RNAcentral holds the sequence, with entries from ENA. A computed fold for a 1505-nucleotide RNA from an uncultured prokaryote, annotated as small-subunit ribosomal RNA. It matches the Rfam family "Bacterial small subunit ribosomal RNA". Gene Ontology terms of the family: ribosome and structural constituent of ribosome.
RNA sequence: AGGGUUUGAUCCUGGCUCAGGUUGAACGCUGGCGGUAUGCUUAACACAUGCAAGUCGAACGGUAACAUAGCUAGCUUGCUAGCUGAUGACGAGUGGCGGACGGGUGAGUAACGCGUGAGAAUCUGCCCUCAGGAGGGGGAUAACGGCUGGAAACGGCCGCUAAUACCCCAUAUGCCGCGAGGUGAAAUGAAUUUCGCCUGAAAUGAAUUUCGCCUGAGGAUGAGCUCGCGUCUGAUUAGCUAGUUGGUGGGGUAAGAGCCUACCAAGGCUUCGAUCAGUAGCUGGUCUGAGAGGAUGAUCAGCCACACUGGGACUGAGACACGGCCCAGACUCCUACGGGAGGCAGCAGUGGGGAAUAUUGGACAAUGGGCGCAAGCCUGAUCCAGCAAUACCGCGUGUGUGAAGAAGGGUUUCGGCUCGUAAAGCACUUUCAGUAGGGAGGAAAGGAAUGUAGUUAAUACCUGCGUUCUGUGACGUUACCUACAGAAGAAGCACCGGCUAACUCCGUGCCAGCAGCCGCGGUAAUACGGAGGGUGCAAGCGUUAAUCGGAAUUACUGGGCGUAAAGCGCGCGUAGGCGGAUUGUUAAGUCUCAUGUGAAAGCCCUGGGCUCAACCUGGGAACUGCAUGGGAUACUGGCAGUCUAGAAUACAGUAGAGGGUAGUGGAAUUUCUAGUGUAGCGGUGAAAUGCGUAGAUAUUAGAAAGAACACCAGUGGCGAAGGCGGCUUCCUGGACUGAUACUGACACUGAGGCGCGAAAGCGUGGGGAGCAAACAGGAUUAGAUACCCUGGUAGUCCACGCCGUCAACGAUGAGAACUAGAUGUUGGGAAGUUUAACUUCUUAGUAUCGAAGCUAACGCGAUAAGUUCUCCGCCUGGGGAGUACGGCCGCAAGGUUAAAACUCAAAGGAAUUGACGGGGGCCCGCACAAGCGGUGGAGCAUGUGGUUUAAUUCGAUGCAACGCGAAGAACCUUACCUACUCUUGACAUCCCUGGAAUCCUUAGCAGAGAUGCUUUAGUGCCUUCGGGAACUGAGUGACAGGUGCUGUAUGGCUGUCGUCAGCUCGGGUUGUGAAAUGUUGGGUUAAGUCCCGUAACGAGCGCAACCCUUUUCCUUUUUGCCAGCACGUAAUGGUGGGAACUUUAAGGAGACUACCGGUGACAAACCGGAGGAAGGUGGGGACGACGUCAAGUCAUCAUGGCCCUUAUGAGUAGGGCUACACACGUGCUACAAUGGCCGGUAUAGAGGGCAGCAAGACCGCGAGGUGGAGCAAAUCCCAGAAAGCUGGUCGUAGUCCGGAUUGGAGUCUGCAACUCGACUCCAUGAAGUCGGAAUCGCUAGUAAUCGCGAAUUAGAAUGUCGCGGUGAAUACGUUCCCGGGCCUUGUACACACCGCCCGUCACACCAUGGGAGUGGGUUGCACCAGAAGUGGUUAGUCUAACCUUCGGGAGGACGAUCACCACGGUGUGAUUCAUGACUGGGGUGAAGUCGUAACAAGGUAGCCC
Repeated sequence: AGGGUUUGAUCCUGGCUCAGGUUGAACGCUGGCGGUAUGCUUAACACAUGCAAGUCGAACGGUAACAUAGCUAGCUUGCUAGCUGAUGACGAGUGGCGGACGGGUGAGUAACGCGUGAGAAUCUGCCCUCAGGAGGGGGAUAACGGCUGGAAACGGCCGCUAAUACCCCAUAUGCCGCGAGGUGAAAUGAAUUUCGCCUGAAAUGAAUUUCGCCUGAGGAUGAGCUCGCGUCUGAUUAGCUAGUUGGUGGGGUAAGAGCCUACCAAGGCUUCGAUCAGUAGCUGGUCUGAGAGGAUGAUCAGCCACACUGGGACUGAGACACGGCCCAGACUCCUACGGGAGGCAGCAGUGGGGAAUAUUGGACAAUGGGCGCAAGCCUGAUCCAGCAAUACCGCGUGUGUGAAGAAGGGUUUCGGCUCGUAAAGCACUUUCAGUAGGGAGGAAAGGAAUGUAGUUAAUACCUGCGUUCUGUGACGUUACCUACAGAAGAAGCACCGGCUAACUCCGUGCCAGCAGCCGCGGUAAUACGGAGGGUGCAAGCGUUAAUCGGAAUUACUGGGCGUAAAGCGCGCGUAGGCGGAUUGUUAAGUCUCAUGUGAAAGCCCUGGGCUCAACCUGGGAACUGCAUGGGAUACUGGCAGUCUAGAAUACAGUAGAGGGUAGUGGAAUUUCUAGUGUAGCGGUGAAAUGCGUAGAUAUUAGAAAGAACACCAGUGGCGAAGGCGGCUUCCUGGACUGAUACUGACACUGAGGCGCGAAAGCGUGGGGAGCAAACAGGAUUAGAUACCCUGGUAGUCCACGCCGUCAACGAUGAGAACUAGAUGUUGGGAAGUUUAACUUCUUAGUAUCGAAGCUAACGCGAUAAGUUCUCCGCCUGGGGAGUACGGCCGCAAGGUUAAAACUCAAAGGAAUUGACGGGGGCCCGCACAAGCGGUGGAGCAUGUGGUUUAAUUCGAUGCAACGCGAAGAACCUUACCUACUCUUGACAUCCCUGGAAUCCUUAGCAGAGAUGCUUUAGUGCCUUCGGGAACUGAGUGACAGGUGCUGUAUGGCUGUCGUCAGCUCGGGUUGUGAAAUGUUGGGUUAAGUCCCGUAACGAGCGCAACCCUUUUCCUUUUUGCCAGCACGUAAUGGUGGGAACUUUAAGGAGACUACCGGUGACAAACCGGAGGAAGGUGGGGACGACGUCAAGUCAUCAUGGCCCUUAUGAGUAGGGCUACACACGUGCUACAAUGGCCGGUAUAGAGGGCAGCAAGACCGCGAGGUGGAGCAAAUCCCAGAAAGCUGGUCGUAGUCCGGAUUGGAGUCUGCAACUCGACUCCAUGAAGUCGGAAUCGCUAGUAAUCGCGAAUUAGAAUGUCGCGGUGAAUACGUUCCCGGGCCUUGUACACACCGCCCGUCACACCAUGGGAGUGGGUUGCACCAGAAGUGGUUAGUCUAACCUUCGGGAGGACGAUCACCACGGUGUGAUUCAUGACUGGGGUGAAGUCGUAACAAGGUAGCCC
């Protein structure tokens, strides 16, 4: 510090997600030790049990218990009982101090609660300092005793008694009061010795010391109160407030104050967010972050609040009191039913809740607290221990050596590689744990003795400071040290597709499963599960949850708004924000210095202590803040003054569809009237509805009415926007220009607010020609509630009033300044001259291009989207949704403001390359057209589908499967079926073993055969003599074998687009990039063929050419040929000979737009011509670019993986592949006279031939047979070519056409023609009379037609591959169909239009709105009610202290009553949560229904209101 994820790819926008840190955590697997921390985050839920606040006898009366002593009794040491407060002590009680601290919790609280900084009107027990005082009296009461009530808790009456309990008087610095005057305090106890009294003890007095007591002043500490500033979210909470704001009188408090009360006034708070609602203890800090920030508020520390819930006061220095009281309520417990008791949010612990959080431990040894003179007692504060890997830190689980790279595991290309120096082995060490022994520190106090100083009359006592002795430890078997033994007791977890370090095998087969995101899994999964190996951390490791970061993804630091989300439709203007030049002043902001404060702890720096570290500890820095004081004055602000450059006003002009009002004009449409006139008009793609013989349309004249204003007219003008268009009048707003004067910052923006605001729509009243939602009819269509047509009502128009929206757009807020140019245009002004339809300058508009710059790109570019300033509005992933609810507005329609649940990992912008378009342009092709002949109808052949079957083996399936693999299924082939057999196998290699083997010959039996059982005869080869080679029987296991599966694991081969003209590369250049350029453009070509141009220059694969064949010529040649010469035959190149011709097959020549003319751009090239056998690639063939179709083939072959192994292998026989209702493809033969049949007759080419072709001859009607000359072939044979020509016959008919089918008889091949061959003869003589929709081939030696040959076979072509003979027609042309190429355009497609995609309906699930209502929570208002308590009043009752005139009074208590008030209740609202029959839309969900709305001109351009 970034990465992954939208796309075919790219850049951007934008969300989601990951890597890091952290935690009071939890869960899973695992777990050796120690140190230090931490440990109910949930139910402020309920609590059994124990403990957590007591202490003082030196305040008091006393003596229940214990101990000592003494005495007494029963009596044996001794025990028991009793007595004596005498002593130590002490239950209960009176009294004092403390239970307001310490400890817990975070429910409430949005508040002066907290934080920080100030302040004045206060109190403060214990403590400290100072001053003064403690004199005299009095009456009670508990305990206790007696009687008595109650189950208990707890009481009642009578009687006795004490105090540091209570009361009175005195005194008083004090307080009140102007003063007079009034008022107001106390408490003693203990120790010691000496003295007095006393026999002694006790008691008592004095002295000393000490603890207390009272009053006042001050301090310290603690507490109360006030103020400035800061302190969460919501405006779908906008107004709140009656003690409310202030004043006066009174009251009240420790203290100010509406704190309370009476009266008076009407104030107070609030858009700088009051009130209301929700949430929350606040802070130091903690986590994170570079920081700014964000999140958080466990442990520790400060403050606050609370103590079962609510209310209340009492006591007290302090409470409205956690372990106090009273009342009300809920709950629990006891009960004799009358009545009582209780409050763990103290420490442990229990139940419950929960994912989840510990022991009913030890000790007061230390620190601290309470009481006490002290010893001491109490202390679940605290210190320790226990439990928990909960966190942090440290240590260990060994170290060295050790290659035969052991065994074993895994894997393998079978060679190896890997675990791996790892182990074993050898040599060492002993931390930790274990055993044994030793052993600090935490301890200071206290007590005893003694020294010294103070006090005192005192060397007593007491106190302070020393010395000596004694002696206090829960932890604790402490830390630590030593010894002993032995590698001994101690490693796991997660991950390994990318992000992200780490890879293989097996299993599984869209299953099981994984997953943080992208995504894996459908038979070769590095992604699931296991294993081996590896990687990372390590006594832990992962997961989950939460939070910060990354996220500049709320942007202060630090973002944006033309098209990605985002500029209000436009203006006026309030508050606010911001604001020209200059002088002075002030010092609020700002800057500087100082002072105070900013608790400690923490963080940071630097020392120290635990062996280190965590941890602890000393010091420093910091705490960015607040307050106060001093200073500075540039800038901002305030105040005062001045200026004119901003702004405004005045004057003179200018242009204009600017607005409103009244009038007016012509053209056109329609209607009406009248005339002329006759059969149609109208409308459409084509029609029909409609109008018209009752006279339309057309045409002429006239009239009426309403609406809109042709030409001018223009990226021209005006207006803020919406918008504004004939002409004239009146009223009126703004802009611009020029020159001078005047005001003197008056400016800009603008939350709320106010106004304007297209169309449609609404209300009332008019108007209504044309047009035209709705509606009707006609068409179209599968349908057509549409598009098209004929009609047609609201509306469109006017007046007045609403509505307030739009794709209200420049998708661009307003204002100001600055920053190259060029060109046009509108309105002004100025200058110049050549006076012009001129040029130049300037200003205000309005347009086009363009530099810098900006931008993701497109683009913008002085009219900015550039560079800056000011102000406003708005945005924060897509969907849900501009929706719901609530509010406001509206007559309504609706508008405005505006969420959430849920859901997805994208949605989106710009540009790129393709593909596609019922987009465009150019071009080509038997693509259409023009022709010729077919197919589709018939019969048959053949292939396929389907069906059938035991099997009908398998594959090929649009073009590009279907006479295809198959160049040939009777057996074989053969893969299929049935039956019968074999199991190392029919075939290969290796091992062991036997063998005169193999082989040949013979015979028999069984069987369908394979096979099995017998049987006859014969015998080797080479040799270095060791043996070897080959063969074979039996056996063992390795293995063989598989036409079994996967062509979607593959190689190879092939088809197809397509013989279409394309497909790419290198470096260069352009672009952020994908990419582009080149390859586009102008011509031209069959061609990316060539030329020219050109940020392109070159190159490669394709095209073409090179190859074969054919056409002409030359040279050469025999088995071929025979013109001329000769011989010969019945005849024949038969022979001599010839080398001309034909031919053969080798080598050459030839054709290249080379020549001429024209066109073209002086090019390429095209057109025409000449010559030539051939002319513009001469004809044909081979040859097939990059790639596409997961095209075809595992059954040609090869091959990974999987599967079978007495079978899915192998053998044999028979059957099947040949089935047959039917459908399709490809063919053959026909339907006839351009023909059939019969006779005669002419002329090819290319092939094949020895297990072969076979002549002549003979036989047979024929297929063929007999026989065999010749020929391994330019020699012989197959081999008669046929159509043609010629002569005859048939006469338009199911025929002398056609030949299927069937019967009979045969031939040939072959072991074998039954299933199931071909051919021949005789007989039979079916359909068919030219073929519907549709569809195929062909452009010249082609189509059509005719025959011939070959491969394959033993035999079996109508197929296939070749060969020649005869031999046409047509092409105007490129509009259309199909396919293709190039350029361009649009795109929401990229699996690429067989694409994408919308809505209803149906089904399932999810969340949500409405909903008659229903049930809770909170709360406002009004009223009722009124416990305890406090305060007021008191004509009732009672009453120790004081006063008294003795009657009583003062005071008090109880009671009663009034006021306030908690709980509770009633009524009525508000708000929120839950629930609800039914209902609305929304979302999600591999293969549902209906259509096809959008994306291309998406087939009616789309979209907004």
The prediction has a mean pLDDT of 84.